[in-house]
RNA sequence: ACCGAAAAAGGCACACCUGUUGUAAGACAGGGUCGCAAAACCACGGGUCCGACUCGAGUAAUCGAGGGAUAGCCGGGUUGCCGGAA
Numbered sequence: 001a002c003c004g005a006a007a008a009a010g011g012c013a014c015a016c017c018u019g020u021u022g023u024a025a026g027a028c029a030g031g032g033u034c035g036c037a038a039a040a041c042c043a044c045g046g047g048u049c050c051g052a053c054u055c056g057a058g059u060a061a062u063c064g065a066g067g068g069a070u071a072g073c074c075g076g077g078u079u080g081c082c083g084g085a086a
Stems, first nucleotide, its partner, number of pairs: 002084003011036002016031006034072001040078003044075003047070004053066005
């Protein structure tokens, strides 16, 4: 390199609750602990979600593009603990 059965040092923290923030999806802090061997980091590709604002189409409803969110949806990239193995 590769692997995650057992163990240990430890780490993270879903739902939900409280507060703050955002038009929203959501984010942040505290509690919480479903799970996680990259549940560490990066929106590059796909997916999903949002709809304040801008542009285009439309009588309109609405649609498309820009834009935003998600790394705990998947792929990809970068880095890394412990153990096994060599």
Molecule: c-di-GMP-I-GGC riboswitch aptamer